[in-house]
Context: one part of a larger RNA
Molecule: large-subunit ribosomal RNA, domain II
Organism: Capsicum baccatum
RNA sequence: UGCUUCGGCAUCUGUGCACUCCGGACUCUGGCCUGUGGGCUCCCCAUUCGACACGUCUUGAAACAAGGUCCAAGGAGUCUGACGUGUGUGCGAGUCAACGGGCGAGUAUACCCGUAAGACGCAAUGAAGCUGAUUGGUGGGAUCCCCCCAAGGGGUGCACCGCCGACCGACCUUGAUCUUCUGAGAAGGGUUUGAGUGUGAGCAUACCUGUCGGGACCCGAAAGAUGGUGAACUAUGCCUGAGCGGGUCGAAGCCAGAGGAAACUCAGGUAGAGGCCCGCAGCGAUACUGACGUGCAAAUCGUUCGUCUGACUUGGGUAUAGGGGCAAAAGACUAAUCGAACCGUCUAGUAGCUGGUUCCCUCUGAAGUUUCCCUUAGUAUAGUUGGAGCUCGCGUGCGAGUUCUAUCGGGUAAAGCUGAUGAUUAGAGGCCUCGGGGGCACAACGCCCUCGACCUAUUCUCAAAAUUUAAAUAGGUAUGAUGGCGCGGCUGCUUGGUUGAGCCACGCCACGGAAUCAAGAGCUCCAAGUGGGCUAUUUUUUGAAAGCAGAACUGGCGAUGCAGGAUAAACCGAAAGCCAGGUUACGGUGCCAAAAUGCGCGCUAACCUAGAUCCCACAAAGGGUGUUGGUCAAUUAAGACAGCAGGACAGUGGUCAUGGAAGUCGAAAUCCGCUAAGGAGUGUGUAACAACUCACCUGCCGAAUAAAAUAGCCUCGAAAGUUGAUGGCACUUAAGCGCGUGACCUACACCCGGCUGUUGGGACAAAUUCCAGGCCCCGAUGAGUAGGAGGGUGCGGCGGUCGCUGCAAAACCUUAGGUGCGAUCCCGGUAGGAGCGGCCAUCGGUGUAGAUCUUGGU
Repeated sequence: UGCUUCGGCAUCUGUGCACUCCGGACUCUGGCCUGUGGGCUCCCCAUUCGACACGUCUUGAAACAAGGUCCAAGGAGUCUGACGUGUGUGCGAGUCAACGGGCGAGUAUACCCGUAAGACGCAAUGAAGCUGAUUGGUGGGAUCCCCCCAAGGGGUGCACCGCCGACCGACCUUGAUCUUCUGAGAAGGGUUUGAGUGUGAGCAUACCUGUCGGGACCCGAAAGAUGGUGAACUAUGCCUGAGCGGGUCGAAGCCAGAGGAAACUCAGGUAGAGGCCCGCAGCGAUACUGACGUGCAAAUCGUUCGUCUGACUUGGGUAUAGGGGCAAAAGACUAAUCGAACCGUCUAGUAGCUGGUUCCCUCUGAAGUUUCCCUUAGUAUAGUUGGAGCUCGCGUGCGAGUUCUAUCGGGUAAAGCUGAUGAUUAGAGGCCUCGGGGGCACAACGCCCUCGACCUAUUCUCAAAAUUUAAAUAGGUAUGAUGGCGCGGCUGCUUGGUUGAGCCACGCCACGGAAUCAAGAGCUCCAAGUGGGCUAUUUUUUGAAAGCAGAACUGGCGAUGCAGGAUAAACCGAAAGCCAGGUUACGGUGCCAAAAUGCGCGCUAACCUAGAUCCCACAAAGGGUGUUGGUCAAUUAAGACAGCAGGACAGUGGUCAUGGAAGUCGAAAUCCGCUAAGGAGUGUGUAACAACUCACCUGCCGAAUAAAAUAGCCUCGAAAGUUGAUGGCACUUAAGCGCGUGACCUACACCCGGCUGUUGGGACAAAUUCCAGGCCCCGAUGAGUAGGAGGGUGCGGCGGUCGCUGCAAAACCUUAGGUGCGAUCCCGGUAGGAGCGGCCAUCGGUGUAGAUCUUGGU
């Protein structure tokens, strides 16, 4: 508001409550997803910068030193006997199984038993016969006890260290006594000696390490011995066979002829001899130093060449065999082998020589020097180094590549030579002495002169093997309780001596007897490597010198990286775990290339070729009017120097000398006058003069001038072979040289922080998480070849234990992930198809890049 039966019903609006649902915002918590998001750490790849290749011998290697194509598999300190030290274990004045026996089917192993034989130990000493050791004292000393607040004092005194005695054996000496006259031998003595005694410590066994012997870490000779096989190659002999074409020359003999008295001679033929000749085959092999030279060939081919009836060539048979053969001889040949064949064995021969020698981390860390050696390419010894321990020490002893103080030794540097010795220069003076020369002189040990020796006082210069003097540095010792002082005693020593020495006992002295420094100090045992060195500053020897050779002190390299010196063993700085930040050193700051083309002041111009940073990679003597400084002695406004101009005179042609000499060939002197000044003359010149000029003076001019030596830069001196090096570019009021100033860059150095290993010290178990082989805190420290030690890792067997595996073991492959400092390990994924692993012990034929390694592949 509508309808009404006025009870209400319907509708609308508002409010409250209850329950539920939905949406949004904020906050908290959890999960998931996403992001060209941010940070830290780590890994891989790429880029920039830096950066020479390993192993090896070597002082030194990137080396124009040698080894190595690459890959796989194999490949080198082992085992044993006897010993040394250490450590562990068992027993202990003893110890020990391996001798025999038991057990067992038997062999072996394990276990057990027996005899005490044997071994070592428990007694030494001496050549040997023999003889043969009883808790001593003292100094230091851990521990323990007492007094004491403490400091300190007193006692006890292990092990061990030192000293003095004693005992045993040997040796020397002495010799009482006994005795068979030969011996025995008491008590003694000794700066003599022993691997002895002095209340024992050993034995057996295991392991590490080392030594020696064995094949002895692996590979490697030239040799040596012994036994065999070879003369089909080749050397030579013998036996028996075979072969040599053609041509030239023309011996002896013979034939007929001529001559001759004859002997005989001559000439023509015939004949066919010969280690004769030319040359084929054959045999050989001179030259091209030809061809070939991974060849046709581990000796051939071509042409050329030698010889070719003979000491010829050759087949077969036979003989000679390795310190032997055979050889017309070359050390030739003896089966591609010959100044001693080949094969096997001794034999894995030996090598002071060469080469090689295999996983990791941590700690420490050398030597190239001494002495000996038929030693110098090697050993041993000491040194150097590591490891294992022992004895003390915790606030004092002890110690020191240091200093102070005290004291001692020295004979180098230096110095001096008018000190010694030796060398050495110069004059001066000089009585004596000596020598030479000379004068006077007959002569003189007479006089005089002179030169020396010599003497005297000086002077110059020196000394590894000379020194009066005498450093610096370096070296020894001391700087206290084991001391100082006092008194007394003992002794066989000592003294003239109770003198001394030693010892003993007592008392006193504590400001602990210079400085500084770390906190440790001392002692013992075992063992490796090394025993070629090189270099810088300084000192030093030989040498002309050396990137030469030899020494000394110290520091380096070797053995060592980092920053710088462009490059680089040694120079300069500085030594190093892994990260981050800051600051520096040496050295730098134009660009290469991080950092001032900073600031201030000078110098330098350099065309064969300016210069530019220790070692160090070069330059000298000597020059320069290139330029810039200072020094010294001068001139100058009273006008210098330079320039231009004027004068430059007179005695006088000075004297001498000269052919001449007038200023000026020469010699000796070097005055004076007038002057502003002018030399008895600086040069030119003349036969000699003359003439010119200079010194000197003046005018003009108007301000600095000029000599010497010196030192900075620059420059000359300054020439070599591939083109060329301040590192390059380049640089000029520098980006050069010399000073100064403050800024900046930069190392693994220094500071600080984190992590880590090693080492020293300390705390920790009653409660909550174990592990003491643990955990926590603090300090220091970290290089390393040869070498030592410690702790780990991988491989293959065997034993125990715990596991994995056809639902898939192992090896192999893998641009995936993770752990560890590392060697390595775990895991994911493909693939594979049957075994494998962890832990605890144990055993070893246990780890490769190299050896001109071996075998295979390539």